The RNA shown here (SAM riboswitch aptamer (S box leader)) has 101 nucleotides and comes from Aneurinibacillus danicus. Its Rfam family is "SAM riboswitch aptamer (S box leader)". Its family is annotated with regulation of gene expression in the Gene Ontology. Model confidence (mean pLDDT): 82 of 100. The organism belongs to Aneurinibacillus, within Bacteria.

[in-house]
RNA sequence: CUCUUAUCGAGAGAGGCGGAGGGACUGGCCCGAUGAAACCUCGGCAACCGAUAUAAAGUCGGUGCCAAUUCCAGCAGACACACAGUUCUGAAAGAUAAGAG
Repeated sequence: CUCUUAUCGAGAGAGGCGGAGGGACUGGCCCGAUGAAACCUCGGCAACCGAUAUAAAGUCGGUGCCAAUUCCAGCAGACACACAGUUCUGAAAGAUAAGAG
């Protein structure tokens, strides 16, 4: 990097440093000098896998995560359609974990 499977409506702070960007992409709409991203420290949440113990919890380890439903929509279908959705379902795409190549 590619493929497969599962999950994605909840949850979780500060400081340092840094200087203008960021929220994957497109369109919106948001966050940002009352200081963005990245990096560092302590803290926290608890999803997946492993271990231990098992009725279960719990504990430890490996990744992960800590604005907004994966912020919303993006393709298809259904319903609606007197001023045509803040509707539902599935897919695509994305993120995380495990396995394989």